The RNA shown here (FMN riboswitch aptamer (RFN element)) has 137 nucleotides. Its Rfam family is "FMN riboswitch aptamer (RFN element)". Its family is annotated with FMN binding in the Gene Ontology. Rfam's curators write: The RFN element is a highly conserved domain that is found frequently in the 5'-untranslated regions of prokaryotic mRNAs that encode for flavin mononucleotide (FMN) biosynthesis and transport proteins.

[in-house]
RNA sequence: ACUGUUCUUCGGGGUAUGUGUAAUUCAUAACCGACGGUGACGGAUGCUGCGGCAUCCGAAGUCCGUGAACCUGCCAAGCAGGCUGAGCCGGUGAGAUUCCGGCACCGACGGUACAGUCCGGACGGGAGAAGAACGGG
Numbered sequence: 001a002c003u004g005u006u007c008u009u010c011g012g013g014g015u016a017u018g019u020g021u022a023a024u025u026c027a028u029a030a031c032c033g034a035c036g037g038u039g040a041c042g043g044a045u046g047c048u049g050c051g052g053c054a055u056c057c058g059a060a061g062u063c064c065g066u067g068a069a070c071c072u073g074c075c076a077a078g079c080a081g082g083c084u085g086a087g088c089c090g091g092u093g094a095g096a097u098u099c100c101g102g103c104a105c106c107g108a109c110g111g112u113a114c115a116g117u118c119c120g121g122a123c124g125g126g127a128g129a130a131g132a133a134c135g136g137g
Stems, first nucleotide, its partner, number of pairs: 002136009015029004030117002032107002034066004041058007061105002070082005087103005109120003
């Protein structure tokens, strides 16, 4: 290096107008994108035989997975099981659902004039990220 236990900190974004008694819920037009992986793009540094190469960092809402929520079971806690949204076309190329261009699409539950954006469970939980201590090696 790697790894076990314990602890600490961090850990989700987004509205204008119109109609109406009433809507951030309808209509029109906007806006938003959790975590890990992959990634031909970008950046930094170093090396160079100047062709490139190496290391690190960033990079997908719709690819591969995860999480909250929701449903079921057990008195509960907690755990187990279930459920778990949405992308095509064109371009470049050896290679792209990731790059470039275009046009689309998606978003738990309860409340309320029908909600991804308001209020609430939630000063909660959480995938995970960073760090510390002690031990293994």